[in-house]
Molecule: transfer RNA
Organism: Microcaldota archaeon
RNA sequence: GCCCCGGUGGCUCAGCCCGGUAGAGCGGCUGGCUCGUAACCAGCAUGUCGCGAGUUCAAAUCUCGCCCGGGGCUCCA
Numbered sequence: 001g002c003c004c005c006g007g008u009g010g011c012u013c014a015g016c017c018c019g020g021u022a023g024a025g026c027g028g029c030u031g032g033c034u035c036g037u038a039a040c041c042a043g044c045a046u047g048u049c050g051c052g053a054g055u056u057c058a059a060a061u062c063u064c065g066c067c068c069g070g071g072g073c074u075c076c077a
Base pairs, nucleotide, nucleotide: 001073002072003071004070005069006068007067010026011025012024013023020057028044029043030042031041032040050066051065052064053063054062
């Protein structure tokens, strides 16, 4: 340098193909239960969807550029 995969709550990841309310599990907080803790039950909060631009009525999703992480190729003249 080229190719592929990935970047979404604190963590691990769905959702993207085929645009239309941003979700799950774990974790956190509050309450219930308990003599108390754990477990369990109920509730609550947590997101510039890597960055920028474009297309569109509407973009996490499509297009272009860039950044970061992982993997592969880079042989001879």